Small-subunit ribosomal RNA, central domain from a seawater metagenome, 354 nucleotides, folded computationally.
Context: one part of a larger RNA
RNA sequence: UUGGGCCUAAAGCGUCCGUAGCCGGUUUGGUAAAUCUUUUGUGAAAUUGUCAGGCUUAACUUGACGAAUGGCAAGAGACACUGCCAAACUCGAGAUCGGGAGGAGUCAGAAGUAUUCUAGGGGGACCGGUAAAAUGGUAUAAUCCCUGGAGGACUACCUAUGGCGAAGGCAUCUGACCAGAACGAAUCUGACGGUGAGGGACGAAAGCUAGGGGAGCGAACCGGAUUAGAUACCCGAGUAGUCCUAGCUGUAAACGCUGUGAGCUAGGUGUUGCGUAUUCUUCGUGAAUAUGCAGUGUCGAAAAGAAGUUGCUAAGCUCACCGCCUGGGAAGUACGGUCGCAAGACUGAAACUU
Numbered sequence: 001u002u003g004g005g006c007c008u009a010a011a012g013c014g015u016c017c018g019u020a021g022c023c024g025g026u027u028u029g030g031u032a033a034a035u036c037u038u039u040u041g042u043g044a045a046a047u048u049g050u051c052a053g054g055c056u057u058a059a060c061u062u063g064a065c066g067a068a069u070g071g072c073a074a075g076a077g078a079c080a081c082u083g084c085c086a087a088a089c090u091c092g093a094g095a096u097c098g099g100g101a102g103g104a105g106u107c108a109g110a111a112g113u114a115u116u117c118u119a120g121g122g123g124g125a126c127c128g129g130u131a132a133a134a135u136g137g138u139a140u141a142a143u144c145c146c147u148g149g150a151g152g153a154c155u156a157c158c159u160a161u162g163g164c165g166a167a168g169g170c171a172u173c174u175g176a177c178c179a180g181a182a183c184g185a186a187u188c189u190g191a192c193g194g195u196g197a198g199g200g201a202c203g204a205a206a207g208c209u210a211g212g213g214g215a216g217c218g219a220a221c222c223g224g225a226u227u228a229g230a231u232a233c234c235c236g237a238g239u240a241g242u243c244c245u246a247g248c249u250g251u252a253a254a255c256g257c258u259g260u261g262a263g264c265u266a267g268g269u270g271u272u273g274c275g276u277a278u279u280c281u282u283c284g285u286g287a288a289u290a291u292g293c294a295g296u297g298u299c300g301a302a303a304a305g306a307a308g309u310u311g312c313u314a315a316g317c318u319c320a321c322c323g324c325c326u327g328g329g330a331a332g333u334a335c336g337g338u339c340g341c342a343a344g345a346c347u348g349a350a351a352c353u354u
Stems, first nucleotide, its partner, number of pairs: 004325003007308002012322001014202004021195003025089007033082001035078008048066007092192001093189003096185003105177006111155002116150007126137002163170002207248006216242002222236003259321006267299014303310002327354003336347004
């Protein structure tokens, strides 16, 4: 290696782009690298097979002939597949055009309720908090009501099993800029593709650096309770942080615990977007029904699976490429290296033990 696996047992890189590599649609012609056939040379001897001989026989040994030596080189031939060259094609891929959908992204402006603070007025004793309390606030007038102002954060209802995005993620309104996907077309290019070791970019929260900002919330810290204790859960305060700008960090149960791409393999029923047809219509960017494509749910045949379950959004049947796993612990530790301001990240053992 023949011959294993990766939803939940160990195992899919957080996600995408992309270099090398690997793999690659249909047709024709050429070539003959690869492949196959054949010939020649070489492929030591020993070994091995047959026959004959020598030791009394055998083992052993000598000789002749054969086999094998799966390799290499040269020559001749075959051309289906693969490669290479040339020409062409349109189904893959991309482009163009069209009308729609969307919390996709960046920047700017505007708005909204609420909390807090503040000024004025009213009012005059409790408020707050809890299972119950207390700490706490309040005669320097609180809580409560009305009016005005300031400031920061957030974006209720609509809201959905819904939408968009590669993932992280994205939700008030308006504008500008910008990206992608789906649908439709009697358009164009003509394999331009898939994957992707290294590499690059993006990447929640927390954290770090510098400068702003600071309403609410709130690690730490301080009080009050509870308790045997209470370094907690509950309550009152409250710093960093949370917010913005410019950088760094590069990790998460970064989850569908399911890599990407392609083809094939029953259906039923919702829902979103675009198209088509019919009917209705308040004629509108309307409604219903049927249907095509694309997404997103649910049930489920075959099949798969240890089962749970999955089931055209596969974990079914196949192909291409990458990543990863090999008993538990020691350990995602030590050492070394690379990166980082640091925190730490990435790479990543062994002794020993069981």
The full RNA is in RNAcentral, with records from SILVA.